The RNA shown here (transfer RNA) has 74 nucleotides and comes from an uncultured Rhizobiaceae bacterium. Rfam family: tRNA. Rfam's curators write: Transfer RNA (tRNA) molecules are approximately 80 nucleotides in length. The family's RNA type in Rfam is transfer RNA. The prediction has a mean pLDDT of 81.
RNA sequence: GGCGGGGUAGCUCAGUUGGUUAGAGCACGGGAAUCAUAAUCCUGGGGUCGGGGGUUCAAGUCCCUCUCCCGCUA
Numbered sequence: 001g002g003c004g005g006g007g008u009a010g011c012u013c014a015g016u017u018g019g020u021u022a023g024a025g026c027a028c029g030g031g032a033a034u035c036a037u038a039a040u041c042c043u044g045g046g047g048u049c050g051g052g053g054g055u056u057c058a059a060g061u062c063c064c065u066c067u068c069c070c071g072c073u074a
Stems, first nucleotide, its partner, number of pairs: 001073007010026004019057001028044005050066005
């Protein structure tokens, strides 16, 4: 340099052919229970969906570009 995959919550990830709600687990806050802690149960907060632009009535999802990470290859 070429090709491919990936960037969504603090972390690990899901998200079906563009459509309704942006989610799960863990973590964190509050509560229950316990003599108490852990485990367990209930509940809550938290996201410019890597940046920018475009298409569309509507974009995490499609297109262009930039950027970062991983792999293959020369």